[in-house]
RNA sequence: GCAGGCGCUUAGGGGUGCCGGAAGGCUGAGAUCAUACCCUUGAACCUGAUGCGGGCAAUGCCGCCGUAGGGAAAGUGGAGAACUUCGUC
Numbered sequence: 001g002c003a004g005g006c007g008c009u010u011a012g013g014g015g016u017g018c019c020g021g022a023a024g025g026c027u028g029a030g031a032u033c034a035u036a037c038c039c040u041u042g043a044a045c046c047u048g049a050u051g052c053g054g055g056c057a058a059u060g061c062c063g064c065c066g067u068a069g070g071g072a073a074a075g076u077g078g079a080g081a082a083c084u085u086c087g088u089c
Base pairs, nucleotide, nucleotide: 001083006077007076008075009074010073011040012039013038014037017026018025019024045070046069047068051064052063053062054061
């Protein structure tokens, strides 16, 4: 010097379902307005999908599909493996 990983900054992407008259309840990081949350190329999220299986009061609730197709990045910081380079003995 450097893979990968981590932190930060800026920028960007994304979702908002189910039951209920309401209160409230379920799953979840988040269930609609936010100074939040998640994600930025391995899986945020969308499509297929009014799909298939399981379960639930009900629902992408869970699993499959899925190494599928699509999907949003630059800068910087301190360490730093293998390996490499330079110096010294």

A computed fold for an 89-nucleotide RNA, annotated as TPP riboswitch aptamer (THI element). The sequence was found by an Rfam model in a public genome assembly.